[in-house]
Predicted 3D model of an 82-nucleotide RNA (c-di-GMP-I riboswitch aptamer) from a Nitrospinota bacterium. The source organism's lineage runs through Bacteria, Pseudomonadati and Nitrospinota. Model confidence (mean pLDDT): 82 of 100. RNAcentral holds the sequence, with entries from Ribocentre.

RNA sequence: UCCCGAUAAAGCCAAACCCUUUGUGAGAAGGGGGCAGAAAACAGCGGGUCUUAGAGAAAGAUAAGAUGGCCGAGUUGCCGGA
Numbered sequence: 001u002c003c004c005g006a007u008a009a010a011g012c013c014a015a016a017c018c019c020u021u022u023g024u025g026a027g028a029a030g031g032g033g034g035c036a037g038a039a040a041a042c043a044g045c046g047g048g049u050c051u052u053a054g055a056g057a058a059a060g061a062u063a064a065g066a067u068g069g070c071c072g073a074g075u076u077g078c079c080g081g082a
Base pairs, nucleotide, nucleotide: 003081004080005079012037017032018031019030020029021028022027035069041075042074045072046071047070048067049066050065051064052063053062
């Protein structure tokens, strides 16, 4: 450096829900909380899903957003070596 995640150790993080704030919305931030996570750290590159808008009978497509705890890929990091 690469691979693996058994056994530990030190830790990290934080689902649903509740309160406050914010956004047209999907959602986001802070506090509580604890389902889970070996990268659940970072980052919207690709795909998926969701929201909004106009047109539109509907659907589809388009544009702008959201989602990293939907998946893949990228960058970085702790411990150990069954």